SAM riboswitch aptamer (S box leader) from an Acidobacteriota bacterium, 109 nucleotides, folded computationally.
Lineage of the source: Bacteria > Pseudomonadati > Acidobacteriota.
Its mean pLDDT, the model's own confidence on a scale to 100, is 78.
Its Rfam family is "SAM riboswitch aptamer (S box leader)". About the family: The SAM riboswitch is found upstream of a number of genes which code for proteins involved in methionine or cysteine biosynthesis in Gram-positive bacteria.

[in-house]
RNA sequence: AUCUCAUCCAGAGUGGCUGAGGGACGGGCCCGACGACGCCACGACAACCGCUCCGAUUUCGAUCGGGGGUCAGGUGCCAAUUCCCGCCCGGUUUUGGGGCAGAUGAGAG
Numbered sequence: 001a002u003c004u005c006a007u008c009c010a011g012a013g014u015g016g017c018u019g020a021g022g023g024a025c026g027g028g029c030c031c032g033a034c035g036a037c038g039c040c041a042c043g044a045c046a047a048c049c050g051c052u053c054c055g056a057u058u059u060c061g062a063u064c065g066g067g068g069g070u071c072a073g074g075u076g077c078c079a080a081u082u083c084c085c086g087c088c089c090g091g092u093u094u095u096g097g098g099g100c101a102g103a104u105g106a107g108a109g
Base pairs, nucleotide, nucleotide: 002108003107004106005105006104007103008102013042014041015040016039017038021031022030023029025086026085027084028083043078045076048074049073050071051069052068053067054066055064056063057062082101087098088097089096090095
């Protein structure tokens, strides 16, 4: 690379550097020289893993599709629902459900 599982309508920005594109792809619609995107520092948000408490089970070694704490250690994240749509079904004016793709985490390899 690839595969499996879970989640994706919540939440959270300042400063410095740089300087033209950026929001994955196509369409739309936005952000952007009043400096976006990116990088760095600090800060915040967040409970996936980890930690911890409780509960259940237990062959007493431990285990868990369980509940909490909110501890920030490993990741992640801090415009817009994953910004919206894309394919299928229902309804057809608005729209509902599922899927594809993508992102993140945990695991396999």